[in-house]
Molecule: c-di-GMP-I riboswitch aptamer
Organism: Armatimonadota bacterium
RNA sequence: GGUUGUAAAAGGCAAACUGCUUGAAAAGGCAGGACGCAAAGCCAUGGGCCUACGGAGAACAACGGCAUACCGCCUCGUCCUCUACGGCAGCCGGUUGCCGCA
Numbered sequence: 001g002g003u004u005g006u007a008a009a010a011g012g013c014a015a016a017c018u019g020c021u022u023g024a025a026a027a028g029g030c031a032g033g034a035c036g037c038a039a040a041g042c043c044a045u046g047g048g049c050c051u052a053c054g055g056a057g058a059a060c061a062a063c064g065g066c067a068u069a070c071c072g073c074c075u076c077g078u079c080c081u082c083u084a085c086g087g088c089a090g091c092c093g094g095u096u097g098c099c100g101c102a
Base pairs, nucleotide, nucleotide: 003102004100005099012037013036017032018031019030020029021028022027035090041095042094043093046092047091048088049087050086054083055082056081057080059078060077064074065073066072
C1' cells in the first nucleotide's frame, strides 16, 4: 500500500415510535428512544424510489358568467393522468476514511 471484517480496543451513528418545529406534500431539523450499521461518513450531476405546491392535459361542471328561438359555450369547483424546479444515500452506485485478529 492492497485485500478483508469470524476477534479485540477506542469510540461513532441511530430505524420504528413519541414530543416540538419547518414544509403543499414527500421529507427535513431539534430532543427523547434503539431496530440495526464497518462506512448507517460525504455526494441527489448516474440508475432507482417518494411527493406534485406550481404547470400541462382529459372528464364532469354551477346556485356564477356569455350567448340564445333552441341546441350550446366559458369560468369557479370536483376528479383523474403526466410533470421536479422538491426530496430519499438506512436501495444500487461514486468517493474519502478509523482499528488491525488476519